A computed fold for a 486-nucleotide part of an RNA from an uncultured bacterium, annotated as small-subunit ribosomal RNA, 5' domain. The prediction has a mean pLDDT of 91. The full RNA is in RNAcentral, with records from ENA and SILVA. It matches the Rfam family "Bacterial small subunit ribosomal RNA".
[in-house]
Context: one part of a larger RNA
RNA sequence: AAUCAACGCUGGCGGCGUGCCUAACACAUGCAAGUCGAACGAGAAAGUGGAGCAAUCCAUGAGUAAAGUGGCGACCGGGUGAGUAACACGUGACUAACCUACCUCCGAGUGGGGAAUAACUCCGGGAAACCGGGGCUAAUACCGCAUAACAUCGCAAGAUCAAAGCAGCAAUGCGCUUGGAGAGGGGGUCGCGGCCGAUUAGCUCGUUGGCGGGGUAACGGCCCACCAAGGCGAAGAUCGGUAUCCGGCCUGAGAGGGCGCACGGACACACUGGAACUGAAACACGGUCCAGACUCCUACGGGAGGCAGCAGUGGGGAAUUUUGCGCAAUGGGGGAAACCCUGACGCAGCAACGCCGCGUGGAGGAUGAAGCCCUUUGGGGCGUAAACUCCUUUCGACUCGGACGAUAAUGACGGUACGAGUGGAAGAAGCACCGGCUAACUCUGUGCCAGCAGCCGCGGUAAUACAGAGGGUGCGAGCGUUGUUC
Numbered sequence: 001a002a003u004c005a006a007c008g009c010u011g012g013c014g015g016c017g018u019g020c021c022u023a024a025c026a027c028a029u030g031c032a033a034g035u036c037g038a039a040c041g042a043g044a045a046a047g048u049g050g051a052g053c054a055a056u057c058c059a060u061g062a063g064u065a066a067a068g069u070g071g072c073g074a075c076c077g078g079g080u081g082a083g084u085a086a087c088a089c090g091u092g093a094c095u096a097a098c099c100u101a102c103c104u105c106c107g108a109g110u111g112g113g114g115a116a117u118a119a120c121u122c123c124g125g126g127a128a129a130c131c132g133g134g135g136c137u138a139a140u141a142c143c144g145c146a147u148a149a150c151a152u153c154g155c156a157a158g159a160u161c162a163a164a165g166c167a168g169c170a171a172u173g174c175g176c177u178u179g180g181a182g183a184g185g186g187g188g189u190c191g192c193g194g195c196c197g198a199u200u201a202g203c204u205c206g207u208u209g210g211c212g213g214g215g216u217a218a219c220g221g222c223c224c225a226c227c228a229a230g231g232c233g234a235a236g237a238u239c240g241g242u243a244u245c246c247g248g249c250c251u252g253a254g255a256g257g258g259c260g261c262a263c264g265g266a267c268a269c270a271c272u273g274g275a276a277c278u279g280a281a282a283c284a285c286g287g288u289c290c291a292g293a294c295u296c297c298u299a300c301g302g303g304a305g306g307c308a309g310c311a312g313u314g315g316g317g318a319a320u321u322u323u324g325c326g327c328a329a330u331g332g333g334g335g336a337a338a339c340c341c342u343g344a345c346g347c348a349g350c351a352a353c354g355c356c357g358c359g360u361g362g363a364g365g366a367u368g369a370a371g372c373c374c375u376u377u378g379g380g381g382c383g384u385a386a387a388c389u390c391c392u393u394u395c396g397a398c399u400c401g402g403a404c405g406a407u408a409a410u411g412a413c414g415g416u417a418c419g420a421g422u423g424g425a426a427g428a429a430g431c432a433c434c435g436g437c438u439a440a441c442u443c444u445g446u447g448c449c450a451g452c453a454g455c456c457g458c459g460g461u462a463a464u465a466c467a468g469a470g471g472g473u474g475c476g477a478g479c480g481u482u483g484u485u486c
């Protein structure tokens, strides 16, 4: 000098930041990913109005709600740093060995058929979760046929491969299929770079290479059969320990050293371990399956769950916040749109945790009150300090007005910021230290006791070193202590 700090004493205001470093411990509750009726079929109820003696019926509610099929999204955004010493990251190059939904540009096409299935209904099983069977039905869901190139395969001849409609009176628009290009995104390979230990010296059998195959979007022992016997290592292999990496941050004249919190990029993980499915992309935090530990429900047969999302709880700990408001802005998903969703985000709340700014008054006022302290008893100090006089009103309080952020509408923040006014010095100072280092000295108490202490060292009867007081020094809404780094 610095700090994601904590502790002690103290504490007025504002702005901007920051806030579980420990148990990647366990989690009650709510919310955090939906949306589209302009893809499709179906479709309530309460309520209200009417008719009727009533049961009931009709209309409306409403093609609404709730669900289902289908599409897009859910792989983004948000969290955490357990694992990882590795092409994980950084940087530079390569990919003629690759992929890319949505978006943009360019080209071509969009003909004609079919069979199902959920919802629904009926029956059955189950405590539940949920499941089985019969029957009906639609589509931008599914499957053939036709067409077929600048697409794929092939030396060529040739062979193979597609589609879906919806809205609108219409014009047309939005889609669909198949190519090409782009943008942005990603997969893969390599050079170089960045920890400790030799009290770890040898390591390796899919191991190293080849041939052929499988697999993948793609190269490759990635996987497999066969063949060869290789490959790595004191320029430190292997093993062990530790650790996400970087832009950066702290320190320092620099070189260097330390660190990787917040913000930004990359990676990894999502109760633990394993696996695949769907998909343009996942081996998928709020998806599926299996196994395990744990918790919960159960009719004991069987089921349900995963906060390292935002809040919040218990626990651990020296220690780390509200179960807040809003989609107004920015951004994201869906939709033609209206709009819906969004604990991303924007705000507010709590905490002197940090940085910065401001205030707690200003001027005058005595050979100098009282009080306290010291004293050689003469006096000296606190001290212009107070009182007193004049003045001001920042901040705070109260009253009134009141935004920008929003290009027409829409403001959570917010009656906030800000402005004006009212009133009064009024509501606002502490903490550490004073032996030397080191700035600041006396009195009393204590008597190697009680205690202090960063180092040297103080204390055994006059202690500037302990404790109190007066005085002083240094900082100041902080001041000290402790931890850590340079």
Base pairs, nucleotide, nucleotide: 001485002484003483005482006481007480008479009478012358013357014356015355016354017353018351019350020316025314026313027312029311030310031309034072035071036070039069040068047060048059049058050057051056079269080268081267089193090192091191092190093189094188095187098186099185100184103182104181105180106179107178108177109176110175111145113143114142120135121134122133123132124131125130151160152159153158165174166173167172195241196240197239202232203231204230207229208228209227210226212224213223214222244266245265246264247263248259249258250257251256271292272291273290274289275288294305295304296303297302322348324347325346326345330344331342332341333340334339361391362390363389364388371382372381373380374379395427397422398421399420400419401418405413430475431474432473433472434471435456436455437454441470442469443468444467445466451458452457